[in-house]
Molecule: transfer RNA
Organism: Candidatus Heimdallarchaeum aukensis
């Protein structure tokens, strides 16, 4: 070249047509004489881009970037 897999909160991942949630970390504030643990609120994404399909797209299609991964070519 070519096949698979992945890309979503600040990190690790969920969710796969009706419009995004979890740990963990942050940010107040409750519990202490202060701290740690615990408890309770809360900010934080235009779901890699860009086309298409649809009443609707993070989802499904098609192209491109990026990662991992096997197989292939050349040496």
């Nucleotide at each position: 070249g070519g096949g698979c897999u992945g890309g979503u909160a600040g990190u690790u991942c969920a969710g796969a047509g009706g419009a995004a949630g979890a740990a963990c970390g942050c940010u107040u504030c409750c519990u202490u004489g202060g701290c740690a643990u615990g408890g309770a609120a809360g900010a934080g994404g235009c779901c890699g881009g860009g086309g298409g399909u649809u009443c609707a797209a993070u989802u499904c299609c098609c192209c491109c970037c990026c990662a991992g991964u096997c197989c292939a070519c050349c040496a």